[in-house]
RNA sequence: AGUAGUUCAAUUGGCAGAGCGUCGGAUUCCAAAUCCGAAAGUUGGGGGUUCGAGUCCCUCCUGG
Numbered sequence: 001a002g003u004a005g006u007u008c009a010a011u012u013g014g015c016a017g018a019g020c021g022u023c024g025g026a027u028u029c030c031a032a033a034u035c036c037g038a039a040a041g042u043u044g045g046g047g048g049u050u051c052g053a054g055u056c057c058c059u060c061c062u063g064g
Base pairs, nucleotide, nucleotide: 001062002061005020006019007018008017014051022038023037024036025035026034044060045059046058047057048056
């Protein structure tokens, strides 16, 4: 350090998001580019605290 396929956000605990990618549509003679929309999450596993945990505590796993 571990959160969507991937790269990363989430502002002292209060709606889980963005870029890229994927899919559909517009545009085009066809495509690329561009624009619009959609899908995609056991937030590494387990336990605890709390009205409420990605966030705090314990333990384990993986990587640096």

A computed fold for a 64-nucleotide RNA from a marine eukaryotic metagenome, annotated as transfer RNA. RNAcentral holds the sequence, with entries from MGnify. Rfam family: tRNA. About the family: Transfer RNA (tRNA) molecules are approximately 80 nucleotides in length.